[in-house]
Molecule: small-subunit ribosomal RNA
Organism: metagenome
């Protein structure tokens, strides 16, 4: 930093997806040690237990016990002392409002940041000033007693106090009044006077003259405390500005409500609260309502703006079982305080009580899911206390848990026979793999022993100096002495042994690093995208091997990033999602030159704040590191000051270019109303006139003898404007078109003056707005949705034809939408041009015409630039500013639901929950089209014979069968594989056998009783058993060793026409002899890809020529080969025989010859080369000479790229699979020949152009030794006998149609030959299934073949015979070759088939056998609707109205303190009650709203192989 993923490929748009980083996590496998943090995220869901707040005896009275000690005793026991002024309890001060814990609730009584308080408070702490006088009455405790189960609740009587009263006294203090001064002049401070009001409490420790009940008291001093004031510090209340989530499908909200006067209240402003009074105040800059949520520092991710989030740490705010409320206090409306209600749990004697872990541990619930009922106050802090000290689940520590980060370890060096092993193998090896082992070392953490640092500073105590005091007391300061460790069996050293105790996870098809076996067979899986798996899976799963991370590795979630995919940095809207259908205008946004103020924005400075902690540097401490400190940068923000003044704002004063007005001129279907005319259709009326007419592909319904149609002639109606006319005109769109008048907008041009920025968009709003529709009213000729009807069709609710109703026209309202399109919003500026058109105007001019400038309008091509392309291109889709609208993957869906509009029909607005991995532009190369052009082929046509019809012969299918072996399958399977199925072949069947096998090779072992040769036996054979005969090399004298080939035995492994042709090789067939295919180089294009191979000629041809960004090249094609057609030259036997010679009945038979034929060697011929013509030159073409042949003579081999997963594992070869006494192998019979039916190829045929007899001719090209096989003989024949000749130009084999004469005479025949008998002959071990000939007898279909097909363009079709392969023989009518005789006919490309080349559409690419739509049914999911049911939050009216504060009352209950009174009693103050206002819970009622269900019910989504049609995509067959 990017990658993957839509296509055949491309470029583009877009979306999904991957790699990274984090995480209070989880879950899976797995697990050695430390450090340092971390740990209920879910039910603000419920709690057993224990602890989390006390503390002061130096404020106060009172004061135990167990024990023990001694003394006394009636021996029960008492008593005194110590315990002990202790415990516990009180009364009394301070604390308890702090620490601790959660985020329920709060969208602002919150929080952050700046700022105010001249509008408040503050206990303890510090600092200054004053002062602490006199006095009184009580009451807990405690005795004593009653109620009650307890919790606890009375009664009587006694005490104290720093509890409580009273009075004194008060500079300041507070209040009213005065007077002066100064601010920021609003309730602010300062000095000054005057009047009223308001305090205290002692308690320790020392010292004294005196007094004394000896307990003290008085005096005086330290120290703690008390009280008034004033100031500080720290903490707080309240208040203002900005900033602080979503959601307009939530648009209006609000009566204490907004403000005033008065006045309560409060520490303080204030509607905080009441009275009255005014009617305001808040909202598109989003008020009110719903949802959601504690803020923040800061955390995580980013390059960075951002977006995510608020755990631990810190701050603030809120909240304590829910819900209310006040009390005490300096502070609370109070987590572990009090009163009411409520729910929920426990006790209980049923009368009544009790609690509040959202403190630290623990439980139990639900959850994927979070710990110890641990030590310690040794450290830091905190309450009390003068202090010891006491209390502090704050805190300090252990503990659990790989939750997270950091760290270290599981050794280290040598060590090739590359060790076994395992995996793999082309069997040779390769890997694992220096890895092991083995040698040498180390000792880190763990273990064991053993030692030792800090964390501890100080209080008390003593002492020394100071300081206070009258003091050497006491208090304080300071130096010195001086107890004390949960943690901790832990850390740090030193030792001690020993490689000893310590590796595992996940992935390997591409993104991605890193592959092979083998299992499995669309099964079982597996996936994050793309996607694998249907017998050769680098993707499953397993194995070995590898890559990664590594005490962890993966998996899931969840943010951010890649995503410039919400784009402020940093996007876009013709065709991909996106410009509102159009003006017009309000709010907002922006705005033309000049000058001058201003200084708010903007820009410099300065100051203050921006808590620390985090980040970032730089240091330092822990062995490093994480971790923790120290210092510094930063904290990019806010706020006041001071300054600058270009641009923006704002004020003020001009300007004239934008913008407007006047005046002159002008062109239009602009738009409203009225009136007029013609052609045309209908319809009527009337006249000719007749039998049809109309309509279509082609008919038919329709019409029409009752007179249509057609035609004349009058009339009437309605709607719509021909040519002109046009890429032309007008208009903001929609839209406008016959003529004339009226009345009206708004555009161009021109010249001069005015006006002075008046301008530009434009959220909401508003008008306008085709067609069709919708209401009333009328109109109604065409045309015509609906609907009848004909028709076509499988159907035909379509397309064709006949009618035909709303509509279409008018007036008046609605309606608001269109591919409302230029798919392009307005406006204004600038940025090469070429050439028409509309409309003015202006010039030169000879006054016709025509040239030239200019401005607006309106087309075309194209420069730069752009743009994915295509295209746009002064009329931008260039460059640029300024507002407006809209977009953010398909699909659900322009749907639902809400709301709003409309008479409806609908219209605006507008989700989602599921699903997909694409949808989707342009453009490129195919293919394809019931697109088009051009052009070719026996394609069609023109001919000539066939086929399909008989009978038969051969194949295939079907059926049969033990078994009818396989294969082939449209063309391009079917006389194909087969160029020879009785046996064999042979693969098949059924039956007998053999098992290292019929055939091959190694290796071990045995091997002379063996092999080979042979006898008998069984059997159908194979095969099984059986006689007999029977060997060798070497060493060695021999005994005897030893050895080899066969053989036997065992083991490797042979065989397989067994499977996969969809695993291949080779081979072949087909498009197709069709002209195509490509390449280099250059050019064009971002690219896929074009260009070259296009276009004009031309050819059989991408044949060849011009022209050309192409120039050239390669594979085809043409040559080049073969044969054949003609000359020649050569050579001459087996071929020939003209001329010579001999000979024969006869014949190249013999000498002989090289002349011709012929054989077979090399040549020569044709090349448009010549000659007119035609062609733009040209390539070429037509025509001719000439030649044996004339434009590739004819034929033939030769067959490009590639296409059909065309065939062929059964030719062969071969990968895997798969049998192994058998799916090998061997024999014997049988089968492939089996036959109801079908189908392709053929053969013979229907006959006279023939058929049979009789004679006569004339090839060519092969074939022969297991072979051809002559004469001659015998048979009617087939053949037999028989063997000369020939290993072949030599012997042998050799023609038919044909000619000629006879006969048959048109028939099922002298046509046809099928079937059938009988007799025969060949081949062969063997002709029954299952041969071939022969000869006589038999004598079936057929009398020319429907639909429909099929081959041929000349020496071909036709038609006639010969010859060859295979092969013993033949079911050869097949095949492949030979030659004989020998035609017809082509006007032409309009059609049918194919096929090339341009071009064109395509939504096809597996490619038209394509694609792909809609209903129907089937399964499944989510959603909407729906009578209803149910919950919940909030509000709103009425109703009740605990506690508790106010307020009234309070001579009817009750009171100690002060007064007045000798008292009695009175007063004063004040309780208890009473009564009212508020208010919590509760109740009730009507309504909105939001969720949850629902019978039933709609529609979408998805789901290899349901149904029906065939709507799109080619003119998709009706664009």
């Nucleotide at each position: 930093a990017g990658g993957g993923u839509u296509u055949g490929a491309u470029c583009c748009u877009g979306g999904c997806u991957c790699a990274g980083a984090a995480c209070g996590a989880a879950c899976g496998c797995u697990g050695g040690c430390g450090g340092c943090g971390u740990g209920g995220a879910u039910c603000a869901g419920g709690c057993a237990u224990g602890c989390a707040a006390g503390u002061c005896g130096a404020g106060c009275g009172a004061g135990a016990a167990a024990g023990u000690a001694c003394c006394c005793u009636u021996c029960g026991g008492g008593g005194u002392g110590c315990g002990a002024g202790u415990a516990a309890a009180g009364c009394g001060g301070c604390a308890a409002a702090a620490g601790g814990g959660g985020u329920a609730g709060u969208a602002a009584u919150u929080c952050a940041u700046a700022a105010a308080u001249a509008a408040c408070g503050u206990a303890c702490c510090c600092g200054g000033c004053a002062g602490c006088c006199u006095g009184g009455g009580a009451u807990a405790a405690c005795u004593c007693u009653g109620g009650g189960a307890a919790a606890c609740c009375g009664g009587a009587g006694c005490u104290a106090a720093u509890a409580c009263c009273a009075g004194a006294u008060a500079c300041g203090u507070u209040g009213g009044c005065c007077g002066u001064c100064u601010c920021a002049a609003a309730g602010a401070g300062g000095c000054g006077g005057u009047c009223a009001a308001g305090a205290a409490a002692g308690g320790a420790g020392g010292g004294g003259a005196c007094c004394u009940u000896c307990g003290g008291g008085c005096c005086u001093u330290u120290c703690c405390a008390c009280u008034g004031g004033c100031g500080g510090a720290g903490c707080g209340g309240u208040u203002u500005a900005u900033g602080u989530c979503g959601u307009a499908u939530u648009a209006g909200c609000u009566u204490g409500u907004u403000g005033g006067u008065a006045g309560g209240g409060u520490a303080a402003u204030g509607g905080c609260c009441u009275a009255c009074c005014a009617a305001g105040g808040c909202g598109a800059a989003g008020a009110u309502g719903c949802g959601u949520a504690g803020g923040g520092g800061g955390c995580c991710u980013u390059a960075g703006c951002g977006g995510g989030u608020g755990u631990u740490c810190c701050u603030c705010a809120c909240c304590a079982c829910c819900g209310g409320a006040a009390c005490u206090g300096a502070g609370a409306c109070a987590c572990u305080g009090u009163c009411c209600g409520g729910a929920c749990a426990c006790c209980u004697a049923c009368g009544g009580g009790u609690g509040g872990c959202u403190g630290c541990a623990g439980u139990c619930g639900a959850g994927a899911a979070u710990c110890u009922u641990c030590c310690g106050c040794a450290a830091u802090g905190g309450a009390c206390g003068a202090a010891a000290g006491u209390c502090u689940g704050a805190c300090g520590g252990a503990g659990c848990g790989a939750c997270g980060c950091c760290g270290c370890g599981u050794g280290a060096a040598g060590g090739a026979u590359g060790a076994a092993g395992g995996c793999u193998u082309u069997c040779g090896g390769g890997u694992u793999g220096u890895a092991a082992a083995c040698u040498u070392c180390u000792g880190u953490c763990a273990a064991g022993u053993g030692u030792u640092a800090g964390g501890a500073a100080u209080a008390a105590u003593c002492g020394g100096c100071g300081u206070u005091u009258a003091a050497u007391a006491u208090g304080c300061g300071u130096c010195g002495u001086g107890a004390u460790g949960a943690c901790a069996a832990a850390g740090g050293c030193a030792c001690u042994a020993g490689a000893g105790g310590a590796a595992g996870c996940c992935a390997c098809g591409g993104c991605u690093a890193a592959a092979u076996a083998u299992g499995u067979g669309c099964c079982a899986g597996c996936a994050g995208c793309c996607g694998c798996g249907g017998u050769a899976a680098u993707a499953c799963a397993u194995a070995u091997g590898u890559g990664g991370c590594g005490a962890g590795c993966g998996u899931u979630g969840u943010u951010c990033g890649g995503a410039a995919u919400u784009a402020c940095u940093g996007g876009g809207c013709a065709u991909a999602a996106a410009g509102a259908g159009u003006u017009c205008g309000u709010a907002g946004g922006c705005g033309g030159c000049u000058a001058u103020a201003u200084a708010a924005g903007u820009c410099g400075g300065a100051u203050g704040u921006g808590a620390a902690a985090u980040c970032c540097c730089u240091c330092a401490g822990c062995u490093u590191a994480c971790c923790u400190g120290a210092g510094g940068a930063a904290c990019u923000g806010c706020a006041u000051c001071c300054g600058a003044u270009a641009c923006u704002g704002u004020g003020u004063a001009g300007c004239u270019g934008g913008g407007g007005u006047c005046c002159c001129u002008g062109a239009g279907g602009g738009g409203a109303a009225a009136g007029c005319g013609g052609a045309a259709u209908u319809c009527c009326a009337g006249g000719u006139g007749u039998a049809g007419c109309g309509g279509u592909g082609a008919a038919a319904u329709g019409c029409g003898u009752a007179g249509a149609u057609a035609u004349c002639u009058g009339g009437g109606a309605g709607a719509a404007g021909g040519c002109c006319a046009a890429u032309g005109g007008c208009g903001a769109a929609g839209g406008c078109a016959g003529c004339u008048u009226u009345c009206u907008g708004g555009c161009g041009g021109g010249u001069g003056a005015c006006c002075g920025a008046c301008g530009c968009u434009g959220a909401g709003g508003a008008a306008c707005g085709a067609a069709a529709g919708u209401c009333a009213g009328g109109g109604g000729a065409u045309c015509g949705a609906a609907c009848g009807g004909g028709a076509u069709u499988a159907g035909a609710u379509a397309c064709c034809c006949c009618g035909g109703u709303a509509g279409u026209c008018c007036u008046g309202a609605c309606c608001g939408u269109a591919a409302a399109c230029g798919g392009u919003g307005a406006g204004c500026a600038c940025u090469u041009g070429a050439u028409g058109a509309u409309g003015u105007g202006g010039g030169c001019g000879c006054u016709g015409a025509u040239c030239c400038c200019u401005c607006a309008u309106u087309g075309u091509c194209g420069u730069a630039g752009c743009a994915a392309a295509u295209g746009c291109g002064u009329u931008a889709a260039g460059u640029g500013c300024u507002c407006c609208g809209c977009c953010u993957g398909g699909g659900u869906a322009g749907u639902a639901c809400g709301a709003u509009c409309a008479c409806a029909a609908g219209g605006u607005u507008g989700a989602a929950a599921c699903u997909c991995a694409a949808a989707g532009g342009a453009a490129u190369u195919g293919a394809c089209g019931g697109g088009g052009g051009c052009u070719c082929a026996c394609a069609c046509a023109a001919g000539c014979g066939g086929u399909g019809g008989a009978g038969c012969a051969u194949g295939u299918u079907g059926c049969u069968c033990a078994a009818u072996u396989c294969g082939a399958a449209c063309c391009a399977a079917c006389g194909c594989g087969a160029a020879g199925a009785a046996c064999c072949u042979u693969a098949c069947c059924u039956g007998g056998g053999c098992u290292u096998g019929a055939a091959c090779u190694g290796c071990a072992g045995g091997g002379a009783u063996u092999a080979g040769c042979u006898u008998c036996c069984u059997g159908a054979a194979a095969g099984g058993g059986u006689u007999g005969u029977g060997a060798c090399g070497c060493c060695g004298c021999a005994a005897g060793g030893u050895g080899g080939a066969a053989c036997c035995u065992g083991u490797a492994g042979a065989g397989g026409u067994g499977u996969u042709g969809c695993a291949u090789g080779g081979c072949u067939g087909u498009c197709g002899u069709c002209a195509g295919c490509u390449c280099g180089u250059g050019c064009c294009g971002u690219g896929a890809g074009g260009u070259g191979u296009c276009a004009g000629g031309u050819u059989a041809a991408g044949u060849c020529c011009u022209u050309u960004a192409a120039c050239g090249a390669g594979c085809g094609g043409a040559a080049c080969c073969c044969u054949u057609g003609c000359c020649c030259u050569u050579a001459u036997u087996u071929a020939c025989c003209a001329g010579c010679g001999g000979g024969u009945c006869a014949u190249g038979c013999c000498g002989g010859g090289g002349a011709c034929u012929a054989u077979a060697g090399g040549g020569g011929g044709a090349c448009u080369g010549c000659c007119g013509g035609u062609g733009c030159c040209a390539a070429a073409c037509c025509g001719g000479a000439g030649g044996a042949a004339g434009g590739u003579g004819g034929g033939g081999a030769c067959g490009a790229c590639g296409u059909c997963a065309a065939g062929u594992c059964a030719u062969c070869a071969u990968g895997g699979c798969c049998c192994u006494u058998a799916u090998g192998u061997c024999c014997a019979g049988g089968g492939c020949u089996g036959c109801a039916a079908a189908c392709g190829u053929g053969c013979u045929a229907c006959a006279a152009u023939g058929g049979c007899g009789a004679c006569c001719a004339c090839a060519a090209a092969g074939u022969g030794u297991u072979g051809c096989g002559a004469a001659a003989u015998c048979g009617c024949g087939a053949g037999a006998u028989g063997g000369a000749g020939c290993c072949a130009a030599u012997c042998a084999u050799c023609a038919a149609a044909g000619g000629u004469c006879g006969u048959c005479u048109c028939a099922g025949u002298u046509c046809g030959g099928a079937u059938a008998g009988c007799a025969g002959g060949c081949u062969g071990a063997a002709a029954c299934c299952c041969g071939c000939c022969u000869g006589c007898u038999u004598g079936a279909a057929g009398u020319c073949g429907g639909a429909a097909u099929c081959g041929c363009u000349a020496g071909u079709a036709a038609u006639c015979g010969c010859g060859g392969g295979u092969c013993a023989g033949c079911c050869a009518u097949a095949c492949c070759g030979c030659g004989g005789u020998g035609a017809a006919u082509a006007c032409g490309u309009u059609c049918c088939u194919g096929a090339g080349c341009c071009u064109u559409g395509u939504a096809c690419a597996c490619a038209c056998c394509g694609c792909c739509c809609g209903u129907c049914a089937a399964g499944c999911c989510a959603c909407g609707a729906a009578a209803g049911c149910u919950g919940g939050g909030g509000g709103c009216g009425c109703c009740c109205g605990a506690a508790g504060c106010c307020a009234c009352u309070g001579u009817u209950g009750c009171u100690a303190a002060c007064c007045c009174g000798c008292a009695a009693g009175g007063g004063a103050a004040g309780c208890a009650g009473g009564u009212g206002u508020c208010c919590a819970c509760g109740g009730u009622g009507a309504a909105a709203c939001c969720a949850g269900u629902a019978a039933u019910u709609g529609g979408g989504a998805c789901u290899a192989a349901g149904u029906c049609g065939u709507a799109a995509c080619a003119a998709g067959g009706u664009a």